[in-house]
RNA sequence: CGGGGAGACAAGGUAAUCGCCGGCGUCGCAAGGCGCGGGAGGAAAGUCCGAACUCCGCAGGGCAGGAUGCCGGGUAACGCCCGGUGGGGGCAACCCCAAGGAAAGUGCCACAGAAAGCAAACCGCCUUCCCAUGAGGGAGGUAAGGGUGAAACGGCGAGGUAAGAGCUCACCGGUUCUCGUGGCAACACGAGAAGCCAGGUAAACCCCAUCCGGAGCAAGACCAAAUAGGGAAGCGCUCGAGGAUGGCCCGUCCGAAGCUUCCGGGUAGGUCGCUCGAGGCGGCGGGUAACCGUCGUCCUAGAUAAAUGAUUACCGCUCGGAAACGAGAACAGAAUUCGGCUUAUUGUCUCCCCGGACU
RNA sequence: GGGCCGUUAGCUCAACUGGUAGAGCAACUGACUCUUAAUCAGUAGGUUUGGGGUUCGAGCCCCCGACGGCCCACCA
Numbered sequence: 001c002g003g004g005g006a007g008a009c010a011a012g013g014u015a016a017u018c019g020c021c022g023g024c025g026u027c028g029c030a031a032g033g034c035g036c037g038g039g040a041g042g043a044a045a046g047u048c049c050g051a052a053c054u055c056c057g058c059a060g061g062g063c064a065g066g067a068u069g070c071c072g073g074g075u076a077a078c079g080c081c082c083g084g085u086g087g088g089g090g091c092a093a094c095c096c097c098a099a100g101g102a103a104a105g106u107g108c109c110a111c112a113g114a115a116a117g118c119a120a121a122c123c124g125c126c127u128u129c130c131c132a133u134g135a136g137g138g139a140g141g142u143a144a145g146g147g148u149g150a151a152a153c154g155g156c157g158a159g160g161u162a163a164g165a166g167c168u169c170a171c172c173g174g175u176u177c178u179c180g181u182g183g184c185a186a187c188a189c190g191a192g193a194a195g196c197c198a199g200g201u202a203a204a205c206c207c208c209a210u211c212c213g214g215a216g217c218a219a220g221a222c223c224a225a226a227u228a229g230g231g232a233a234g235c236g237c238u239c240g241a242g243g244a245u246g247g248c249c250c251g252u253c254c255g256a257a258g259c260u261u262c263c264g265g266g267u268a269g270g271u272c273g274c275u276c277g278a279g280g281c282g283g284c285g286g287g288u289a290a291c292c293g294u295c296g297u298c299c300u301a302g303a304u305a306a307a308u309g310a311u312u313a314c315c316g317c318u319c320g321g322a323a324a325c326g327a328g329a330a331c332a333g334a335a336u337u338c339g340g341c342u343u344a345u346u347g348u349c350u351c352c353c354c355g356g357a358c359u
Numbered sequence: 360g361g362g363c364c365g366u367u368a369g370c371u372c373a374a375c376u377g378g379u380a381g382a383g384c385a386a387c388u389g390a391c392u393c394u395u396a397a398u399c400a401g402u403a404g405g406u407u408u409g410g411g412g413u414u415c416g417a418g419c420c421c422c423c424g425a426c427g428g429c430c431c432a433c434c435a
Stems, first nucleotide, its partner, number of pairs: 001355010012315007020039002023036005041331001045342002048340005053216004060250004065212005070084005085099001086097004100207002105205002107201003122146002124142007154172002157169003173197002175194008220272004230263006242254003265434003279298008317328004360431007369384004378415001386402005408424005
C1' cells in the first nucleotide's frame, strides 16, 4: 500500500431570531398575555419471540393443536445472551450450524438403471442340458468387473471356490457394547469384545423429552351526552338453550325468560390507566463471560389524529484545494411499558490476519 | 395501535402427497380478403414478489424482508 476479519463509539455543538405541543407560576371576569422550564431513536420500524399490566366469577383433567430440541450457565422470562462440545467453511484472523431419534413404525426416493430396501441377475463370469457348432436357446449359481444414478450394502490383500462372495483370515475404516482416565456435563483419549458393516429423508407423517388457558391499552375502570330496547332469522323455557373471550369432551360454577347472529338507531366528549421503571449514569467488588451485588447520583416526551420545526453566525467532522474558500452529513420518526431478535442506514476509532514493496 | 390474508406469462387464473410450470384472452408471423375484422395454422413470452436455508431436486417445506388488501371503538 492492497485485500479481509472482529469489536467499540457517535448520530453534530453553542448562541440568536421566528414558530409548534404539553407543564408550572403569575396577571385577567373571560378570551388571552407575560415569565420559567421541558419536548424522538439506535433502530421509535417489522410485529417475529418473551414478559409486565388488565379483564375473562375458577383457570382443573383428557384429546387435538402449537412451540422448543448437544451440554453448562445467565435472566422476571424467552425461540434471547454467554462459555464450552461436536460438525462444516476459510491459507489465516475468524465465521456458520432447526445439532434429539432413521438398529420403534409408516410413507417417499422423479428420470436413468437389471435392481432404490425383508434387496436385485441387463451385460459379463462359472456349471450344466438341448439344437448342433454359429451369430444360438433353456435351467441354475455368482454382487468380484462393466454400465445407470444424487445415492448401489465398507476398502485392500491372501485363503477359499466351478466361478464368486466377510464365506474365512490379517491390516485399515466405521458402528454398537464394556472398562479405565480427564471433565459438573455434552464429550475427548486409551484398552478390549462382537463380522455387527446397518442407504438417504423427521424444515414428510411420526416417536421421545420439556413448555403453553384465552384476549389484548381499540385491555380495562369511571363520568357525561344522545337514541327506537325497533325489525328479521335460529335455538330454547328444566329431557335444560346459552354463558364462564380457545377447536372438542368431561368436571365445576352461573343460568332461566331468554340467548346468539344479522339489519337498523345513537355518540364520536372528558378523567384515570400513562409513565419512577426487572430505570439510566458513575465508582468499587465477584465472575473467563453473559450477568450479579453494593454505594453514590439523576428524573430524562406523555401528546390523542397527534407537537418535537426553520433560518443565520461561529466552532467541530469528511472531501476537494497551496490558501482563501467551496461542497457534503445517512436510515428514519414516539402512541401502555420493558427484555431480545431481525431488517434499513452514515461516519470515526482500536485490535487482528493474509499478500506485496521498502528500511 | 392491534389482529389476519394474498403475490405464478402483458391480464385473469391452474399446477395432486416436492419430480420437465400450463390454460383462456392479449401480442407476433403466415394464409384467406381489394383492405380490415372474424376465422384457420404456427411462434415467442416466466430468475413463480426479493434473499437465504433443508433436500439429489423447491412454485410447493422452513426463516428474514418488500409490496398490496381485509377486519376492529363505545351506548341502549

This is a predicted complex of two RNAs, RNase P RNA and transfer RNA, with 435 nucleotides together. The coordinates come from a structure-prediction model, not an experiment, and the mean pLDDT is 79. Rfam match: Bacterial RNase P class A. Its family is annotated with dimeric ribonuclease P complex, tRNA processing and ribonuclease P activity in the Gene Ontology. Rfam classes the family as a ribozyme.